[in-house]
RNA sequence: CGACCAGGCCGGGCGGCCGCGAGCGUCCCUCGGGACGUUCGAGGAAAGUCCGGGCUCCACAGGGCGUGGAGGUGGGUAACGCCCACCAGGCGCGAGCCUAGGGAAAGUGCAACAGAGAGCAGACCGCCGAUGUCCCGAAGGGACCCCGAGCGAGGUCCGCAAGGACCGAGUCAGGGGCCCGGACGGAACAGGCAAGGGUGAAACGGUGGGGUAAGAGCCCACCGCGCCGGCGGCGACGUCGGCGGCACGGCAAACCCCUCCAGGAGAAAGACCAAAUAGGGAAGGAGAGCCCCUCGGGGCUCGCGGGACUGCCCGUCCCGUUCGGACUUCCGGGUAGGUCGUUCGAGACCGUCGGCAACGGCGGCCCUAGAUCGAUGGCCCCCUCGACAGAACCCGGCUUACAGGCCUGGUCGCCAC
RNA sequence: GCACUUGUAGCUCAAUUGGAUAGAGCAGCGGUCUACGGAACCGCAGGUUGCAGGUUCGAAUCCUGCCAAGUGCA
Numbered sequence: 001c002g003a004c005c006a007g008g009c010c011g012g013g014c015g016g017c018c019g020c021g022a023g024c025g026u027c028c029c030u031c032g033g034g035a036c037g038u039u040c041g042a043g044g045a046a047a048g049u050c051c052g053g054g055c056u057c058c059a060c061a062g063g064g065c066g067u068g069g070a071g072g073u074g075g076g077u078a079a080c081g082c083c084c085a086c087c088a089g090g091c092g093c094g095a096g097c098c099u100a101g102g103g104a105a106a107g108u109g110c111a112a113c114a115g116a117g118a119g120c121a122g123a124c125c126g127c128c129g130a131u132g133u134c135c136c137g138a139a140g141g142g143a144c145c146c147c148g149a150g151c152g153a154g155g156u157c158c159g160c161a162a163g164g165a166c167c168g169a170g171u172c173a174g175g176g177g178c179c180c181g182g183a184c185g186g187a188a189c190a191g192g193c194a195a196g197g198g199u200g201a202a203a204c205g206g207u208g209g210g211g212u213a214a215g216a217g218c219c220c221a222c223c224g225c226g227c228c229g230g231c232g233g234c235g236a237c238g239u240c241g242g243c244g245g246c247a248c249g250g251c252a253a254a255c256c257c258c259u260c261c262a263g264g265a266g267a268a269a270g271a272c273c274a275a276a277u278a279g280g281g282a283a284g285g286a287g288a289g290c291c292c293c294u295c296g297g298g299g300c301u302c303g304c305g306g307g308a309c310u311g312c313c314c315g316u317c318c319c320g321u322u323c324g325g326a327c328u329u330c331c332g333g334g335u336a337g338g339u340c341g342u343u344c345g346a347g348a349c350c351g352u353c354g355g356c357a358a359c360g361g362c363g364g365c366c367c368u369a370g371a372u373c374g375a376u377g378g379c380c381c382c383c384u385c386g387a388c389a390g391a392a393c394c395c396g397g398c399u400u401a402c403a404g405g406c407c408u409g410g411u412c413g414c415c416a417c
Numbered sequence: 418g419c420a421c422u423u424g425u426a427g428c429u430c431a432a433u434u435g436g437a438u439a440g441a442g443c444a445g446c447g448g449u450c451u452a453c454g455g456a457a458c459c460g461c462a463g464g465u466u467g468c469a470g471g472u473u474c475g476a477a478u479c480c481u482g483c484c485a486a487g488u489g490c491a
Stems, first nucleotide, its partner, number of pairs: 001413010012383002015380004020041009043388001047399002050397005055266004067262005072086005087101001088099004102257002107255002109251002124197002126193003131190003135186002140180003144177004148172001150171002154167005205223006224246001225244008270340004280331005287302006303321007347366001349364006418490007427443004436474001445461005467483005
């Protein structure tokens, strides 16, 4: 210098003008509120609502079934599917990264097509054919048969002769047939094999050697796998030794089994105050007789209740009272509306101690949005000015979106010294 | 705010519980028939199975995360 890896942080700033919500203070007020001043006023994700908790209400003796979820080990935490550290496996030259990472010798199930065979399998091509059967068949052999060159006792004929021609017992080189024979031979079948080829995502441990008729854990070495033991580690696991001789392939984000966790609902949870109207419940009570009438009621007498006059009684006056409509009083639910829940909290920052770390202990210091039709905005100058996006009960996480920029640590390569 | 459901061709629906070129009707296009059109018949095209990852030999189907649409609750 280049290419990367890991972690952390910021994510508009200064100023001016206007505006919005809340707290506090002062003043005004028609008690609804208003004015002025001052202070505070969105995020790293406030988002998705995917996990975990707080909180609230409902349910709940205990246990079981079922359902849902988590799943290497140890730790952190209020808890978690989050975080930290480690282990194993995989990837990368490396810094580092990724993993839904229990169980497939409990059981059930799945594996299309291709392929001989797809689960305790199978033999298409191929290898062998040791063993068994059958066939071919070289060498070799034969006292049988045939052909037959040569030799040939002897004989016949021709010729004056030399000689020639023919027949020919026998002998026999060689050849053929037939029979025997059966090779370090060949072919076929039975059979053996699973090394190689081929199919497939996957073919019943891998590599090498020995061995074999050919082969094969058949045998051996190493690796893998399983079991046992020693040592190290809290543990996952690692390492060493011995044994087994492969028996035990894949899929559980198929059912399932094992261990652990979980009661349900969610601020539209829930608590309190409570208007008008309607409706619910309870209580109050003593009425009787007569007359008139326009049949609705009205009047009189007595009685009863309440009130006034009074200190009390009698008495007088007023009102109510005819069987339950209305009325009076009380109670409860509950709507509109209002208040709370509601923002001081597993809180932020700084220091120190413990811990590899996540995190925890202690001390100091700070208060930091809280609406309920829902505030946090608009314009302007400068700075190159610009993303994703906005609380609604509150926290801890995860995931997703994001212009631009800063810092720290580390790896590899090249160049120079 | 909370709780839930569904995404397959232009439209409406399938796909035998994971098995290979994802199928059908309507619509579209071309041809036959007709004077022309319709109907009918024959044929054709049209799909990132909402998107991206993962599990598996293999994914429309199983799992995870996003996206979109819709429903219910005072």
Predicted 3D model of RNase P RNA and transfer RNA as a complex of 491 nucleotides. It holds a member of the Rfam family "Bacterial RNase P class A". The family's RNA type in Rfam is ribozyme.